[in-house]
């Protein structure tokens, strides 16, 4: 020495800036819920609003005359009278009512605080000194008589005093002095004492003056005539313009006067680490006020809260004539308000007034009452008691929680209750509080717990209800059917007789930054310079001592705070002691620094001399090219313009071209991140005048310097005034285009303007978005000016310096970007500016301006952000590279026709449901006549069609009959099963019961699983390391290469994973093994591989081989790899398939399945019959068949593969034109069957027609399947013979055994395919490219996007609400001014009226005094014109906020015309255009420079 915490919220994420919000403490508090006790405090913050009633200031008989009332005594006619002074009303007189108590209206001031000062007064108190002598005249009370309703008052008469007056005396005062002036009460009591007068001193209190400090506003900049000073006079206790006359013209103010607003000040209080900030309740000091305003009197003291006078407002009484009143004292009432107590007890204590005292008075004070208003303390019980009751809650149904909590057992007795006892506060008496505090005893766990919260911040979670509703919310934000955020419950957390909420202050907030902030891009450097005040200032010496440092003294009241103790049982509270107090004043010293004075110096600054560069400025003159116009010639039909056009010009001769003339404006090349200037800015050439800079050399002055509030000057473009000028360009305007529109972009014209002269304006992205000056702190490179060295014939080159200018870069700084000797580094000095976004650079006021406008410059209201830099993505009508049937090159289609099929729509009782861009639409559905089937109508069932359990009964089962559309119902007959360890078991049927079943009901946005898509695209990540404050980056980028993040090289990276590739399957070659159902070369044989025989071949299916850029050449970096070649069946992943990274689309599916939640339960379940899913003005998708001759028809003829088959495939025979039917055979399949493949080939015919094309539609006759073919199947024969003649805009597929064409098989399936899945046959064309469209990948760039461009976002208009501005006016308030009137009153004048004390020459006069009258001043009032604040106002203006309104699309990407700034014009609106400027513009090219 005791002392300092942060969090939430801007973003996809990050860092920063920056605001908003929270956690803390405190209240004179209030409200909500709740409420046991005690102690100590506190209690109208609002209407300085109005007040009923009572009380709050009296006292003294020891000042006085006295005696109204009471007491005592005496007398009494019992009515009363007298005495006394025990006492005392009223009165005279004294002291006190100036204290105490209240309030904070006014006051921004010597009011307060602090420290001082001199020109003062001070009752009571203390001390000292002196004195207290002699006289006098009244007035109350009282008595008498009046007035008045009352309040009160008039006249006459008597009287006392410590009341009043005079004289004497004098330590005093005044005066230079003579001199003048100036007191008193042997008063009271008798015992002391108290009182009186004068003077001096003290103490206390008060008055006055001064330095310093004390809120906000400049949108208050000038204020002031008694104002500033002097002299004379007056005045005061005292200084003073305090007042007055005269004289002078001063005084205050940017260090903020004046004015306006607000406010009592302080000790302190709250907060804070502190510095500070806020505040001024209770307690204490000071001030001010007393209904409002004014005034004096008395007094020691007042301009007097409970005194007086006047005016005004209000209230009350009244006999209407007149009077009375002032709670901001204590209680209390009304009112106001969110809100603040009893009309209590007592003077017992403390203190005050009076008194000699007793005592009286004291709403000061001491106590009590009310209020959880605050602080402090205590209690509401303690111990035991279950693997844990009931209830309630949750639950995965197992359990868990409440919870030792309760019950129960055993105890205790604080507080409250009852009884008893009983203090201290008091000195010698006296106790309101009070039978209080305390103590003892008694009984009994009894009488005593709530409030808020539980999403994060912030300690504490679950269920139910609700369903963007109701509601919550301090900020962020919750709530749209699973809400830890709403409401309830259970549980939990926190605090506790309180707990929350609201309000206010400080803190956190370093968010006004002295401690302790900033200004390139976040808010913020003035457009630039000169310069006044001010601030700051080089080296040396001496002095002074203002600042500074140092010791001491005074003061900074007490209380409070701090520390240590003490007393109430503790604490709060109270008491004691100590410490602290940074301030102010005085004083002793020091002299380094600052300052001042004096004297010097030369490094800063300036001057001289010499040299030098320059678009520096002003004026005058002058030149050529180009453009346009005019004139003339040549010449002929176009010119011009655009993306394309048109308007326009041209046969009256344009454009073009030649010559000539005129005019105005601007100065190509040089020319350059080069020069000059303070900035704006400055460019042909010459001359004149003129400013500044740099370098060099010595000389001179000697700090003369830096900055700079106000101020002044300059200040692009546009714009304004006047006069000129006017070629080109060109706002506005006109026309043509474009467009949905086009008040634009493009084009044709074109006026102001652009130019000059004179004047104004004073603003720009006036930018390096970077104020000026000085010093210090690595370098490298270029360039301009200049000096030196070296070198040279010379110009260069090279080296060293000074000054400018530019790029890179170290340290350092920065939020980052970046800056980096030209700092944004390190420091100093001075100025300017900032403090969340919007409203708004707006309103208003003022100043300037001719105007446009400029400068200065708010608030209400509203939001929780706005913003900077950087990161990752996404996107771009940005760029580079690459890929893909993406385009191009081709082939064939779709879109047109008819039909099939799916969808939409419509219809319907129902047309079940789902799928909807690519990625729904011949999709789920590999096959709806019934069934399927989920839909509709009707008929039925209710433990159910299906599962498990329970009880009872029964063999199961089979064959019939009747009714009915059937489900179903009724009924007849046959018949007694299987296994067994012989106990029984398994299965089935019926009936009954309830648990339950059931649901293609909802939610794919609660889910699992599965699937689609980007995309078979080449990507997606991780560990460690490194870089970065961080998000992140690196790796993964770069150079090559690849189909590929494939590989190689390089590299702060090194490795790894999921993907790619490979491994798998099929196919292509060969070998080998094995030959039946396969095959047949050789040998026999046959109609026939038919049979013998064989396994060589084909084939089958097992195992192997093979291909790896392995080899050669070239290219390439001696790489990877690519190109070509050889060999090879195959060559560069051989071909095809399966295989689908991290993820995206809340993609699809609750109707495959599974599943949470919700819903239905005689129905949303189940069964049955019939119908529907097949409807049909229409639209779309996918297909089939065609339109014909590369064809149709007829006849003949050739060659496959994959597969399937016993409820089946069926040979073969017979019948039928045929579908097919009737017989019959083989095959559970390399054996038999389906199974003649078709295009093709060979012939014939048709001959370009709606046909011998095409086959729809329709009629008719049949066949097949099936219980059934009508709605609604397929096939066959005959007849019929639509549309259609190659398809608009548009659009799809395909790169080789592919497209195209051709047929075959299979699944589903009783039957039903133009669909689907497979199979083979025939078998092309084109491209070897990447300009473009689409999609994708990588890198890069911009971004105001991140729900990510289907993004974001601007303005008008319309509607609603809110606050504000203007406004003809209207109405309050307030301030000053001018004039009028002028109460009371002080002062002055007068005073013919009145007048006791004193004087005189005394019926009177005088002095003195007074009434009255009057003058100055003056409150209130009146009149008038002003200033300021405010309220209101028809109408009007913009602003803000709102659900998904209207019109456009201005900005963000090159935002589709780059944007923005100033200015001008124009336009529904964003905005457009002109002119000058900026980069805070993308992209491409070029130039210059730097780095490597």
């Nucleotide at each position: 020495a005791u002392g300092g915490a942060g969090a939430g919220u801007u973003u996809g994420a990050u860092c920063c800036u920056g605001g908003c919000u929270c956690a803390g403490g405190a209240c004179u508090a209030a409200c909500g819920c709740u409420g046991a006790c005690g102690g100590u405090a506190u209690g109208c913050c609002u209407u300085a609003c109005a007040c009923a009633u009572g009380c709050a200031a009296g006292u003294c008989g020891a000042a006085c005359g006295g005696a109204a009332a009471g007491g005592u005594c005496u007398c009494u006619u019992c009515g009363g009278a007298g005495a006394u002074a025990c006492u005392c009303g009223a009165g005279u007189g004294g002291c006190g009512g100036a204290c105490g108590g209240g309030u904070g209206a006014g006051u921004a001031a010597c009011a307060c605080g602090u420290a001082g000062g001199a020109a003062u007064c001070u009752g009571c108190c203390u001390c000292u000194a002196a004195g207290a002598g002699g006289g006098g005249g009244a007035c109350a009370a009282c008595c008498c008589a009046g007035g008045g309703a009352a309040a009160c008052u008039u006249g006459g008469g008597c009287u006392a005093a410590u009341a009043c007056c005079c004289c004497a005396u004098a330590u005093g005062g005044c005066g230079c002095g003579a001199g003048c002036u100036g007191a008193a009460a042997u008063g009271a009591u008798u015992u002391u004492u108290c009182g009186c007068u004068u003077a001096g001193a003290g103490a206390u209190g008060a008055g006055c003056c001064u330095g310093c400090g004390u809120u906000u506003g400049a949108u208050u900049a000038g204020c002031u005539a008694g104002u500033u000073g002097g002299u004379g006079g007056g005045g005061u206790a005292a200084u003073a313009g305090c007042c007055u006359a005269c004289c002078a013209a001063g005084g205050c103010g940017a260090c903020g006067a004046u004015c306006a607003a607000u406010a009592g000040c302080u000790g302190g209080u709250c907060u804070g680490a502190g510095a500070g900030g806020a505040u001024g309740a209770u307690c204490a000091g000071c001030c001010a006020c007393a209904a409002u305003g004014g005034g004096a009197c008395u007094g020691a003291g007042a301009u007097a809260c409970g005194g007086c006078c006047c005016a005004u407002a209000c209230u009350c009484c009244u006999a209407c004539g007149g009077g009375a009143g002032g709670c901001a004292g204590c209680a209390g009432u009304g009112g106001g308000g969110a809100a603040u107590u009893u009309u209590g007890c007592g003077c017992a204590a403390u203190g005050g007034g009076c008194g000699a005292a007793a005592g009286c008075c004291u709403g000061a004070c001491g106590c009590a009452g009310c209020a959880a208003u605050a602080c402090c303390g205590u209690g509401u019980g303690u111990g035991g008691g279950a693997a844990g009751a009931c209830g309630c809650c949750c639950c995965g149904u197992g359990g868990g929680g409440u919870g030792u909590a309760a019950a129960c057992c055993a105890c205790u007795g604080u507080c409250a209750g009852g009884a008893g006892u009983g203090a201290a506060g008091a000195a010698u008496u006296u106790g309101a509080c009070u039978g209080u505090a305390g103590c003892u005893c008694c009984a009994g766990a009894g009488g005593a717990a709530g409030c808020a919260c539980c999403g994060g911040c912030u300690a504490a979670u679950u269920c139910c209800g609700u369903g963007c509703c109701a509601g919550c919310a301090g900020c962020c934000g919750c709530g749209g059917u699973a809400a830890u955020a709403c409401g309830g419950a259970a549980g939990g957390u926190g605090c506790a007789a309180g707990c929350g909420u609201u309000g206010u202050c400080c803190g956190g907030a370093u968010u006004u930054a002295u401690u302790g902030g900033g200004c390139g891009u976040a808010a913020a450097g003035a457009g630039u310079u000169u310069g006044u005040a001010g601030g700051c200032g080089g080296c040396u010496u001496a002095g002074u001592a203002a600042g500074u440092c140092u010791g001491a003294a005074g003061u900074g009241a007490a209380a409070g705070a701090a520390u240590g103790g003490a007393g109430c049982u503790c604490a709060a509270c109270u008491c004691c002691a100590u410490c602290c107090a940074c301030g102010c004043u005085u004083u002793u010293g020091a002299a380094a620094c600052u300052a001042c004075u004096a004297a010097g110096c030369u490094a800063g600054a300036g001057a001289a001399u010499g040299u030098u560069a320059g678009g520096g400025g002003u004026g005058a003159g002058u030149g050529g090219a180009a453009u346009u116009u005019c004139c003339a010639g040549u010449g002929u039909a176009g010119c011009g313009g655009u993306g394309a056009a048109a308007u326009g010009c041209g046969u009256a001769g344009a454009u073009a071209u030649u010559g000539g003339a005129a005019a105005g404006a601007a100065c190509a090349c040089c020319g350059g991140a080069g020069g000059c200037g303070a900035a704006g800015g400055c460019g042909g050439c010459u001359c004149a005048c003129u400013g500044g800079g740099a370098c060099a050399u010595u000389u001179c002055u000697g700090a003369c310097g830096c900055u700079g509030a106000g101020a002044a000057a300059c200040g692009a473009a546009a714009g304004c005034u006047a006069g000129g000028g006017g070629a080109g360009c060109g706002a506005a305007a006109g026309g043509g285009a474009u467009u949905a529109g086009a008040u634009a972009c493009c084009c044709c014209u074109g006026u102001a303007g652009u130019c000059c002269u004179a004047g104004c304006c004073g603003u720009a992205a006036a930018c390096g978005a970077u104020g000026a000056a000085u010093a210090c702190u690595a370098g490298a490179u270029g360039u301009c000016a200049u000096g030196g060295g070296a070198a040279u014939c010379g110009a260069c080159c090279c080296c060293c310096g000074u000054g400018g200018u530019a790029u890179c870069g170290u340290a350092g700084c920065u939020a980052a970007c970046g800056c980096g000797u030209u700092a944004a580094g390190u420091a100093u000095u001075c100025c300017g500016c900032c403090u969340g976004g919007g409203a708004a650079g707006u309103a208003u006021g003022c100043a300037c301006g001719c105007a446009a406008g400029u400068g200065u410059g708010a608030a209400a209201c509203u939001c929780a952000a706005a913003g900077g830099a950087a990161u990752u993505g996404a996107c771009g009508g940005g760029g580079a590279c690459c890929c893909g049937c993406a385009c191009a090159a081709g082939c064939g289609g779709u879109g047109g026709a008819a039909c099939a099929u799916g969808u939409g729509g419509u219809u319907u009782a129902a047309u079940u449901c789902g799928a909807u861009g690519c990625a729904a639409c011949g999709c789920g559905a590999a096959g709806a006549a019934c069934c399927u089937u989920a839909c509709c109508a009707g008929g039925a069932c209710u433990u159910g069609a299906c599962a498990u359990c329970u009880a009872c009964a029964g063999a199961g089962u089979c064959a019939g009959a009747u009714g009915g559309a059937g489900a179903c119902a009724u009924u007849u007959g046959a018949g007694u099963g299987c296994c067994u360890u012989a106990g029984g078991g398994a299965a089935c049927u019926g009936u009954a019961u309830g648990a339950c079943a059931g649901g293609u009901g909802c939610u794919g946005c609660a889910c699992g699983g599965c699937u689609g898509u980007c995309g078979u695209c080449a990507g997606c990540u991780c560990g460690u390391g490194u870089c970065g404050u961080g998000a992140g980056a690196u790796g993964u980028u770069g150079g090559g290469u690849u189909a590929a993040g494939u590989c190689c090289c390089g590299c702060a990276a090194c490795g790894a994973g999921c993907g790619c590739a490979a491994c798998c399957c099929a196919u292509g070659u060969c070998g080998u093994u094995a030959g039946u159902u396969g095959c047949u070369a050789a040998c026999a044989u046959u109609u026939a591989g038919u049979u013998g025989a064989g396994c060589a071949c084909u084939c089958u299916a097992g195992c192997g081989a093979g291909a790896c850029u392995g080899c050669c050449g070239g290219u390439g970096u001696u790489a990877a790899a690519c190109c070509g070649g050889a060999g090879g069946a195959a060559g560069g992943u051989g071909u095809g398939g399966a295989c689908g990274a991290c993820g995206u689309c809340a993609a699809g599916u609750c109707a495959u399945c599974a599943u949470g939640g919700c819903c239905c339960u005689u129905a949303u379940g189940u069964c049955c019959u019939g119908g529907g899913c097949u409807a049909c003005a229409c639209a779309c998708g996918u297909g089939u068949u065609a339109c014909a001759a590369u064809g149709g028809u007829u006849g003949g003829u050739a060659c496959a593969a994959c597969g399937a088959g016993u409820u089946g495939c069926u040979a073969c025979c017979u019948g039928g034109u045929g579908a097919c039917a009737g017989g019959a055979u083989g095959c559970u399949a390399a054996u038999c069957u389906c199974u003649u493949a078709a295009a093709g080939c060979c012939a014939a015919u048709c001959u370009c027609a709606g046909u011998u094309c095409g086959g729809a539609u329709u009629g008719u006759a049949g066949g097949c399947u099936g219980c059934a073919a009508c709605u609604c199947g397929c096939c066959u024969g005959c007849a019929u013979g639509a549309a259609g003649u190659a398809g608009g805009a548009a659009u799809c597929g395909c790169u080789a055994g592919u497209a195209a064409a051709c047929g075959c098989a299979g699944a589903u399936c009783a039957g039903c395919a133009u669909g689907c899945u497979g199979c083979g046959u025939u078998g092309a064309a084109u491209g070897u490219g990447u300009u473009c469209c689409c999609g994708g990948g990588u890198c890069u760039u911009g971004u105001a996007c991140a729900c990510a461009c289907c993004g974001c976002c601007c303005g008008u208009c319309a509607c609603a609400c809110c606050a504000c501005g203007g406004a003809a006016g209207u109405c309050u308030g307030u301030a000053a001014c001018a004039c009028c009137c002028g109460a009371a009153g002080c002062c002055g004048g007068u005073g013919a009226u009145c007048u006791a004390a004193c004087c005189c020459u005394c019926u009177g006069g005088g002095a003195g005094g007074a009434a009255g009258c009057u003058g100055u001043c003056u409150a209130a009032g009146g009149u008038g014109g002003u200033g300021c604040c405010g309220a209101u106002g028809a109408c009007u203006g913009g602003g803000g906020u709102g659900a998904a309104g209207u019109c456009g699309u201005a900005a963000c990407a090159a935002g589709g015309u780059a944007g923005c700034c100033g200015u001008a014009c124009c336009g529904g609106a964003a905005g457009g255009u002109g002119u000058g400027g900026c980069u805070g513009g993308a992209u491409c090219a070029c130039c210059u420079c730097c780095u490597u």